Context: one part of a larger RNA
RNA sequence: GGAUGAACGCUAGCGACAUGCUUAACACAUGAAAGUCGGACGGAAAGUAGUGUUUCCAUUGGCGGACGGGUGAGUAACGCGUAAGAACCUGCCCUUGGGAGGGGAACAAUAGCUGGAAACAUCUGGUAAUACCCUAUAUAAUAAUGCUGAGGAGAAAAAGGAGGAAUCCCCCUAAGGAGGGUCUUGCGUCUAAUUAGCUAGUUGGUGAGGCAAUGGCUUACCAAGGUGACGAUCAGUAGCUGGUCCGAGAGGAUGAUCAGCCACAUUGGGACUGAGACACGGCCCAGACUCCUACGGGAGGCAGUAGUGGGGAAUUUUCCACAAUGGGUGAAAGCCUAACAGAGCAAUGCCGCGUGGAGGAGGUAGAAGUCCCAAGGGUCGUGAAAUUCUUUUUCCAGAGAAGAAGCAAUGAUGGUAUCUGGGGAAUAAGUAUCGGCUAACUCUGUGCCUGCAGCUGCGGUAAUAUAGAGGAUGCAAGUGUUAUCC
Numbered sequence: 001g002g003a004u005g006a007a008c009g010c011u012a013g014c015g016a017c018a019u020g021c022u023u024a025a026c027a028c029a030u031g032a033a034a035g036u037c038g039g040a041c042g043g044a045a046a047g048u049a050g051u052g053u054u055u056c057c058a059u060u061g062g063c064g065g066a067c068g069g070g071u072g073a074g075u076a077a078c079g080c081g082u083a084a085g086a087a088c089c090u091g092c093c094c095u096u097g098g099g100a101g102g103g104g105a106a107c108a109a110u111a112g113c114u115g116g117a118a119a120c121a122u123c124u125g126g127u128a129a130u131a132c133c134c135u136a137u138a139u140a141a142u143a144a145u146g147c148u149g150a151g152g153a154g155a156a157a158a159a160g161g162a163g164g165a166a167u168c169c170c171c172c173u174a175a176g177g178a179g180g181g182u183c184u185u186g187c188g189u190c191u192a193a194u195u196a197g198c199u200a201g202u203u204g205g206u207g208a209g210g211c212a213a214u215g216g217c218u219u220a221c222c223a224a225g226g227u228g229a230c231g232a233u234c235a236g237u238a239g240c241u242g243g244u245c246c247g248a249g250a251g252g253a254u255g256a257u258c259a260g261c262c263a264c265a266u267u268g269g270g271a272c273u274g275a276g277a278c279a280c281g282g283c284c285c286a287g288a289c290u291c292c293u294a295c296g297g298g299a300g301g302c303a304g305u306a307g308u309g310g311g312g313a314a315u316u317u318u319c320c321a322c323a324a325u326g327g328g329u330g331a332a333a334g335c336c337u338a339a340c341a342g343a344g345c346a347a348u349g350c351c352g353c354g355u356g357g358a359g360g361a362g363g364u365a366g367a368a369g370u371c372c373c374a375a376g377g378g379u380c381g382u383g384a385a386a387u388u389c390u391u392u393u394u395c396c397a398g399a400g401a402a403g404a405a406g407c408a409a410u411g412a413u414g415g416u417a418u419c420u421g422g423g424g425a426a427u428a429a430g431u432a433u434c435g436g437c438u439a440a441c442u443c444u445g446u447g448c449c450u451g452c453a454g455c456u457g458c459g460g461u462a463a464u465a466u467a468g469a470g471g472a473u474g475c476a477a478g479u480g481u482u483a484u485c486c
Base pairs, nucleotide, nucleotide: 001486002485003484004483006482007481008480009479010478013353014352015351017349018348019346020345021311026309027308028307030306031305035063036062037061040060043057045055046054070264071263072262079189080188081187082186083185084184085183086182088181089180090179093177094176095175096174097173098172099171101135102134103133104132111124112123114121115120160169161168162167190236191235197227198226199225202224203223204222205221206220207219208218209217239261240260241259242258243254244253245252246251266287267286268285269284270283289300290299291298292297317343319342325339326337327336328335329334356389357388358387369380371378372377394423395422396421397420398419399418403413430475431474432473433472434471435456436455437454441470442469443468444467445466451458452457
């Protein structure tokens, strides 16, 4: 000198765009953050004089809750980055071929009874389906086994829904694709030798099991290997990267926001369902903590968004709307969406604008006043006042968007931006420094005292270094200090 997710002191007019718990992965009151489909199904309720129609919905069923959002505790690792690869899986989507025959048994909800403080649970009767089960069908292609001549074995469906119909949607199966995921390998990836040896499923083989798949992944047997001074092992620290900051570069430091990957979801463990999880707002067990209780037993998980307490030098609203973009679901209308889009707060940063412009002593005004003085004068200073001009900004009044695609309709933002008219210089400047480094000097007080200080150092009676005043210099809605990096 540059930089910062900064903080603190003093000060403060406006706007655009960004950013905002770096500390306790500490504990959390309250609201809302994942639903949707009645065009899969039985039924109940509302409504109607009644039927029909309509509306709505707990339960059964389908899809989605594995995305989106958060955090960085752990991890020195094929975790990440990069470059290659194979023994694999893939819901929804796209392309292509084929199919959808015949039967059956239940279980919820509802109704009734019972137990319980509650959470909830038992029993009886009874019912539907795109829920479940049995069975026929395998052409082409594919896979596995056996055999070489063909054959044999195994696995499916919704006769579903809408419509007057055409037809559309959904379903089963096979192959391919796209996108996504799994696995393997080369190289790179912090510090310490005051850590030198480490390793028994350890290294390899065979058989078996398991997996979507390779593999000591697991197991039985066999062999005795494997790794390390090119730093193993142990210990400490740490999410990695694109990037960001500094630097002419080499390089050093760093990993907030945004984007990719990974890991985690009160702590530890486990599986279930599913195309996909060993699952933030699912389940089970154990621990700690909090809450309810009739003491028998139950409920909970903000590292989602607001917000609270605590910690801290320190970090915002318990706001608005699904209008746009995107996501889930649905045939669709639509519904949901604290993602996102916006507004609010904070000079936290960067950028822009303003706090007025003009003329230029006017001489009976270089006014008054401050400060200095050699007492003549000098300085603040054309600065003010006065004259004249303008209205960025501000105030008042009126008009009023784009962002909307997709015939029409649809705007949270927002009566915002912007435009027009009117008023009046009106509403708007501070902060640090002035011995040298380093731009900027005098007076007064004090007298090694009070005090200053980044370094050198200053102050003991003439202090340009302390304090105040006048003046000056730097930057400017900021300025100075502190912290950290280059």
Molecule: small-subunit ribosomal RNA, 5' domain
Organism: Viscum album